[in-house]
Molecule: Bacterial small signal recognition particle RNA
Organism: Bacilli bacterium
């Protein structure tokens, strides 16, 4: 000094991990200003019944809770791959002086 090769360095793409956020599921959720049935009671009626309708039941709105599995979507100084990038760096070996 050169040359193989080895790691490392740019930049893209690609899958994946990690948070974070929606949506999905499930669970919950209204004294009145929801919705159904509406005991008691109340009103109407000469009776038959009607009529509104509180509690209660049940169904759910707007919220809220769990994230197990899923699905998008951002975001990285995680992690692979392939390509690429460096007038460079690092190990090893071999060549020349």
């Nucleotide at each position: 000094u050169a040359u193989c090769u080895u790691a490392a360095u740019u930049g893209a793409c690609a899958c994946a991990a990690c948070a974070u956020a929606u949506a999905u599921a499930a669970u919950u959720g209204a004294a009145c200003c929801a919705g159904g049935u509406c005991a008691g009671g109340a009103u109407u009626g000469g009776a038959a019944a009607a009529u509104a309708g509180c509690a209660g039941c049940c169904u759910u709105a707007a919220g809220a809770u769990u994230c197990c599995c899923u699905a998008u979507a951002u975001g990285u100084g995680u992690g692979u791959g392939u390509c690429u990038u460096u007038u460079u760096u690092u190990g090893u070996g071999u060549u020349a002086u």